[in-house]
RNA sequence: GGAGGCGGUCGAGCAGUCGCUCGCCACGUCCGUGGCGGGAGGAAAGUCCGGACUCCGCAGGGCAGGGUGGCCGCUAACGGCGGCCCCGAGCGAUCGGGGGAAAGUGCCACAGAGAACAGACGACUUCGCGUCGCGAGGCGCGGAGCCACGGUGAAACGGUGAGGUAAGAGCUCACCAGCGCCGCUCGAGAGGGCGACGCUCGGCAAACCCCACCCGGAGCAAGACCGCGCAGAGGGCGGCCCGGUCGCGAGACCGGGCGCGGACGGCCCGUCCGUGUCCUCGGGUCGGUCGCUCGACCUCCCGGGCAACCGGGGGGCAAGACGAAUGGCUGCUGUUCCCGCUGCUCAUGGGCGGGAAGACAGAAUCCGGCUUAGAGACCUCCUCCGGCG
Repeated sequence: GGAGGCGGUCGAGCAGUCGCUCGCCACGUCCGUGGCGGGAGGAAAGUCCGGACUCCGCAGGGCAGGGUGGCCGCUAACGGCGGCCCCGAGCGAUCGGGGGAAAGUGCCACAGAGAACAGACGACUUCGCGUCGCGAGGCGCGGAGCCACGGUGAAACGGUGAGGUAAGAGCUCACCAGCGCCGCUCGAGAGGGCGACGCUCGGCAAACCCCACCCGGAGCAAGACCGCGCAGAGGGCGGCCCGGUCGCGAGACCGGGCGCGGACGGCCCGUCCGUGUCCUCGGGUCGGUCGCUCGACCUCCCGGGCAACCGGGGGGCAAGACGAAUGGCUGCUGUUCCCGCUGCUCAUGGGCGGGAAGACAGAAUCCGGCUUAGAGACCUCCUCCGGCG
């Protein structure tokens, strides 16, 4: 200097001006005005896991259902995180994956002869028949043997060598590879090393299934309180007369008058409306208040631990809305890209001028994670290659 890997930080700045929301203070009668202060994110997102909190349910156990899956640890908990183990990829830094397919069932597209206790298409060997040839033998048809070779496929039933055979083949043997099991040994464990014996066994469990462990349900629209009227329930008190209809009756209904209450109005007359009213309880809806933001919180130091994390001490308070605030405009500066000019103690750079861009996204009870989105800027550490000393 080039090419990479892991992790982290930021994600425009300043000023002016016009607004929005919350808190405190002051002023004025519902409500406003003024001042001061707080006001989005690394993902606030997807709502995929785990918890806190709330209500309901619950003796205990089991079935069903769902989830997790190397080992050990961390944690409130987790499908998260840390360290380690094994397998795979990479020269490497590093990255990806993780129970069981040797319990049972099932599936394996296309191609191919055959896709799982396989398979005979070609080739090879051999037999029979036919034919050609003097002959050795060739060719054609049919049968048998064989999985070493070709060909197909994501995958074809271990590899190399020797023996063996008509040709062949773990058919046999030696070594190697893989798997299982046993013994010794190291480790807390997953697992590692060595030795003996046996076997050569495809893949898929995000197919059913088996094993081990975990899980009650719903969610801040949870839930609690208050206010107003209403459906409904219970109780107290409360009018009379006349006519008609129904009814054996108690009584019910209709019409009229008086009384009472209300509206119009200052009052009376009058007109119109109603004929019960009061108290208690009261589900849901609506409106308001709480829940609501101080918490497994943030930060610095010390100690323990490889680390995740834990313990102690000091300091700090940082949105709380609900037709849902956190914004708009202007100017200057800065970043990136494009264009033009310029020899500028040298060029994919510097200086000057002009133009454009500025992402993803946006709290809604709160926290721990994961995943996804994302212009641009910066930093620590590490790996490989090349050059110079």

RNAcentral holds the sequence, with entries from ENA. This is a predicted structure of a 389-nucleotide RNA (Bacterial RNase P class A) from Binatia bacterium (SeqCode). A source record names the gene rnpB. Rfam family: Bacterial RNase P class A. Rfam links the family to the GO terms dimeric ribonuclease P complex, ribonuclease P activity and tRNA processing. By type it is a ribozyme. Taxonomically the source falls in Binatia (SeqCode) (Bacteria, Bacteria candidate phyla, Candidatus Binatota). Its mean pLDDT, the model's own confidence on a scale to 100, is 77.